[in-house]
RNA sequence: GCCGGUGUGAUGGAAUGGCAGACGUGCUUGACUCAAAAUCAAGUGUCUUCGGACGUGCCGGUUCAAGUCCGGCCACCGGCACCA
Numbered sequence: 001g002c003c004g005g006u007g008u009g010a011u012g013g014a015a016u017g018g019c020a021g022a023c024g025u026g027c028u029u030g031a032c033u034c035a036a037a038a039u040c041a042a043g044u045g046u047c048u049u050c051g052g053a054c055g056u057g058c059c060g061g062u063u064c065a066a067g068u069c070c071g072g073c074c075a076c077c078g079g080c081a082c083c084a
Stems, first nucleotide, its partner, number of pairs: 001080007010025003018064001026044006045054003057073005
């Protein structure tokens, strides 16, 4: 340099054009307990005027609508080529 794959919360991951983060783990608070573990309940991206808006590696494009499709770029992984 060429070809292919991957990129989503703290984490494993779901959604394959139609409510992003289902479900599990972790974490926080509460219940229970002498106390803890286990168990149970609620919460857990950002901003907010609390109505909502934004957020899927980055920048654009297509579309009523994009994590998903198209173009460019970045990072990582694999293969090929080059290797004086």

Predicted 3D model of an 84-nucleotide RNA (transfer RNA) from an uncultured Peptococcaceae bacterium. The coordinates come from a structure-prediction model, not an experiment, and the mean pLDDT is 82. The sequence was found in a public genome assembly. Its Rfam family is "tRNA". Gene Ontology term of the family: triplet codon-amino acid adaptor activity. Rfam describes the family as follows. Transfer RNA (tRNA) molecules are approximately 80 nucleotides in length. By type it is a transfer RNA.